Transfer RNA from a Pirellulales bacterium, 73 nucleotides, folded computationally. It matches the Rfam family "tRNA". The coordinates come from a structure-prediction model, not an experiment, and the mean pLDDT is 81.
[in-house]
Formats: sequence, structure tokens, C1' cells
RNA sequence: GGUCCCGUAGCUCAGUGGUAAGAGCGUCGACCUUAUAAGUCGGCGGUCGCAGGUUCGAUUCCUGCCGGGACUA
Repeated sequence: GGUCCCGUAGCUCAGUGGUAAGAGCGUCGACCUUAUAAGUCGGCGGUCGCAGGUUCGAUUCCUGCCGGGACUA
């Protein structure tokens, strides 16, 4: 240099065009307990990498850029 894959919450990831974007872990609070752990319930948390395009409508499709990875020369 070329080809391909990935980028969504603090972390690991789901979500293949349609209302208000989700789970687990995490964290905070409450309950429970003499207390702690475990358990139960609730809360917190996102400019969906950035910019354009297509569309009535984009996290999703297309293009460029940025970052990470694999293979190859």
C1' cells in the first nucleotide's frame, strides 16, 4: 500500500429502516440482617466515532474521514 471486520451507557455486548435506544456487569439508594455478604426492589447513566448523502423517516443503507483489529504484499 491492498482486502476485510469492528466503533452503541464506566466495561462486555444486543439492536439489519418506523413510537420514547436496550440487557448483563457497575454505581447510588431502599428493604432484609445484630452487622457484613448474598438476595429483592428502585434510581443513575448515551450528541449510537465525526461529517455528508439517500429516504416521509437512519443506530440500521451509501460515501468520505478518524480510531482499533485481522489477513496479505
The RNAcentral record of the sequence draws on ENA.